[in-house]
RNA sequence: GCCGACUUAGCUCAGCUGGUAGAGCAUCGGUAUCGUAAACCGGGGGUCGACGGUUCGAACCCGUCAGUCGGCA
Repeated sequence: GCCGACUUAGCUCAGCUGGUAGAGCAUCGGUAUCGUAAACCGGGGGUCGACGGUUCGAACCCGUCAGUCGGCA
């Protein structure tokens, strides 16, 4: 230099070929216990990497850029 994959919650990841974003873990609160942990119940937490485009509507389609990983030279 060229090619490809990936980027969504604090972490690990889902999200059906477009229709108002979810799970587990973690965290916070509660129940229970003489007390702690486990267990059970509940809550908070996201501009979906950035910027544009298409569309009535974009995490999802298109373009550019950035980052991570891999391959070729």